[in-house]
Order: sequence, then structure tokens, then C1' cells
RNA sequence: AGAACGAAAAGCCAAACCGCCCUUGAGGACGGGACGGAAAGCGGCGGAUCUUUUCCCAAUCAAGAUGGCCGAGCUGCCGAA
Repeated sequence: AGAACGAAAAGCCAAACCGCCCUUGAGGACGGGACGGAAAGCGGCGGAUCUUUUCCCAAUCAAGAUGGCCGAGCUGCCGAA
């Protein structure tokens, strides 16, 4: 130094829930709050799940959402056994 691994310490992120705002909706932004996280960093690429008010359509397509569901990709903090 690298690979694998995850003890300690430092720092980091922040589920549910609450307030407020946006959206038709899934859901998202901000503040509070911590269940957890070594990729809970990045990007919807594949799968999965979810949504689409009024008219039409009837689930194929289409348009979206989730990166804290899984896989793959790129990047990355610390350091004992």
C1' cells in the first nucleotide's frame, strides 16, 4: 500500500412519529426527532413494490415514485484482531 474483515474511537447519515409547505396521487422539501446504517454515499440500469384526480382506456403500454427492498455499476471515512 492492497484485498478481505468490522473491535474501538472520531466524525457522518437519519426510520416511525410531529409541525409546516408542495403534489391528483405514490411521494417529496424544510424543521424537530432517532429505529437503525460501513456505503442508509451517487445514479432508477435490471428486477420488485407503489401511484396516476376529470374524460377515455382496463392493464399490456405510457407517465411517474421508492437508492433505508434485492441485484449489478461508480465512488468512499476509520483501523484493532

Model confidence (mean pLDDT): 79 of 100. A computed fold for an 81-nucleotide RNA, annotated as c-di-GMP-I riboswitch aptamer.